[in-house]
A computed fold for a 266-nucleotide part of an RNA from an Oscillospiraceae bacterium, annotated as large-subunit ribosomal RNA, domain VI. Taxonomically the source falls in Oscillospiraceae (Bacteria, Bacillati, Bacillota, Clostridia). It was read from a public genome assembly. The coordinates come from a structure-prediction model, not an experiment, and the mean pLDDT is 90.

Context: one part of a larger RNA
């Protein structure tokens, strides 16, 4: 663009694409079967393996703008007490996210119509015969069922609920052009989204993000002083200080002001 008036919300589900696996134990049952050794169909149950989906409570990694310990040299005038470069110097730990080796979960169960195979009934062809008619039973396989998409499904579907028959011009037409509604969109703050776009979540009738401020959490007990000790150092003040992204709280700072498209329905 279309989908025959314009919007906003729920839908239906023709097609499509995914999954579609298997192992051991236990019981039945040392039953059935077998001289014995051996040793079951069927049926319930339980627990794993690979693989697939989701998540991050747990256990781990990851965490380069968290914290702390530490060399070396510069520098802040010197002490202290800090900063900077040394692979992020190096090391110990780590919160959000993102992860698997982690945690949850699936594969069923069922219908229906079949294959090979197995039958019923029965002729042709007085018997026999599953077939010729007719009617059954049967697979991890077929079509459903289970998940995900999916009206450009041009065949373009449904259902609710909003807006309302305005102006002007002709060549009078399913005509053009304008200004508007319902409603979208620029535009801005942003993440549960993202390569852009698109999705969401918000735009003061505001908690969207940033700041604060509390709470979680992380590191582990800061700087100063005071006390012990010649001193390293240690105690006390101190479960402190100090923090990225986490959870709420609060309009302080930014989401202001504005623009623009957009029916008249043979």
């Nucleotide at each position: 663009c279309g989908u025959u008036g314009g919007a906003g919300a729920u839908u239906u589900g023709a097609g499509a694409g995914g999954a579609g696996c298997u192992g051991u134990c236990c019981u039945u049952a040392g039953u059935a079967c077998g001289a014995g050794a051996g040793g079951a169909c069927c049926g319930g149950g339980a627990u794993g393996g690979a693989c697939g989906u989701a998540c991050c409570u747990c256990u781990g990694g990851c965490g380069c703008a968290c914290c702390a310990g530490u060399u070396g040299u510069c520098c802040u005038g010197c002490c202290a007490a800090g900063g900077g470069c040394a692979u992020a110097g190096c090391u110990g730990g780590g919160u959000a996210c993102c992860u698997a080796u982690g945690u949850a979960c699936g594969g069923a169960c069922g219908a229906g119509a079949u294959a090979a195979a197995c039958g019923c009934u029965g002729a042709a062809g007085g018997c026999a015969u599953c077939u010729a008619a007719g009617c059954g039973u049967g697979a991890a396989g077929c079509u459903c069922c289970c998940c995900c998409u999916a009206a450009g499904a041009u065949g373009a579907g449904a259902u609710c609920u909003c807006c309302c028959a305005c102006c002007u011009c002709c060549u009078u037409g399913a005509g053009a052009g304008g200004g508007u509604a319902a409603g979208g969109c620029c535009c801005c703050a942003g993440a549960a989204a993202g390569a852009a776009c698109a999705u969401c979540u918000g735009g003061u009738u505001g908690a969207u993000a940033g700041g604060c401020c509390g709470g979680a959490a992380g590191u582990g007990u800061a700087a100063g002083c005071g006390c012990a000790g010649u001193a390293a150092u240690g105690c006390g003040u101190u479960c402190a200080g100090c923090u990225g992204a986490c959870c709420g709280g609060u309009a302080c700072u930014a989401a202001u002001a504005g623009g623009c498209c957009g029916a008249g329905g043979g």